Transfer RNA from a Candidatus Nanoarchaeia archaeon, 73 nucleotides, folded computationally. It matches the Rfam family "tRNA". Rfam classes the family as a transfer RNA.
RNA sequence: GCCCCUGUAGCAUAGUGGCUAUUGCGGCGCUCUCGUAAAGCGCAGGUCCGGAGUUCAAAUCUCCGCAGGGGCU
Numbered sequence: 001g002c003c004c005c006u007g008u009a010g011c012a013u014a015g016u017g018g019c020u021a022u023u024g025c026g027g028c029g030c031u032c033u034c035g036u037a038a039a040g041c042g043c044a045g046g047u048c049c050g051g052a053g054u055u056c057a058a059a060u061c062u063c064c065g066c067a068g069g070g071g072c073u
Base pairs, nucleotide, nucleotide: 001072002071003070004069005068006067007066010025011024012023018056027043028042029041030040031039049065050064051063052062053061
């Protein structure tokens, strides 16, 4: 330098054009317990890496960047 893949909550993940963006761990509260842990129940936390475009409608498609990973030279 060229090619490919990935970027969604603190961490990990689902979502492949339209439903309030999914689930687990973690966090907080309550229940239970003499107390703790475990367990059960509930709550908060995202505007989907940034920008532009297409579309009635974009996390999702296209383009330009940024970051990470892999391959070739």

Taxonomically the source falls in Candidatus Nanoarchaeia (Archaea, Nanobdellati, Nanobdellota). The sequence is in RNAcentral, with records from ENA.